[in-house]
RNAcentral holds the sequence, with entries from ENA and MGnify. Transfer RNA from a Thermoplasmatota archaeon, 73 nucleotides, folded computationally. Its Rfam family is "tRNA". By type it is a transfer RNA.
RNA sequence: GGGGCCAUGGGGUAGCUUGGUAUCCUAGCUGCUUGGGGUGCAGUUGACUUGCGUUCAAAUCGCAAUGGCCCCA
Numbered sequence: 001g002g003g004g005c006c007a008u009g010g011g012g013u014a015g016c017u018u019g020g021u022a023u024c025c026u027a028g029c030u031g032c033u034u035g036g037g038g039u040g041c042a043g044u045u046g047a048c049u050u051g052c053g054u055u056c057a058a059a060u061c062g063c064a065a066u067g068g069c070c071c072c073a
Stems, first nucleotide, its partner, number of pairs: 001072007010026003020056001027045006049065005
C1' cells in the first nucleotide's frame, strides 16, 4: 500500500441474506415465598460504533470514518 471479516443493554447472543413491534440467557431493581439468607416465581430497568445517503420506513441497503482480528505485498 491492497483485500476480507467483525462492532447490538453491565456481560454474552439472535435478528441483517428477504428493510416494517429489537430476541433470548445472565445481571441490576421491586414484590411474593422464608424466622433470615439462598433457590424458585411474578413484574420491571437497560442496547443497534459514528456520519452522510437511499426509502413512506434502516440494526438490516449504499458510501465514508473509527476501533478490533486476519490475509497478501

Taxonomically the source falls in Thermoplasmatota (Archaea, Methanobacteriati). RNAcentral records the identical sequence in 3 taxa. Its mean pLDDT, the model's own confidence on a scale to 100, is 84.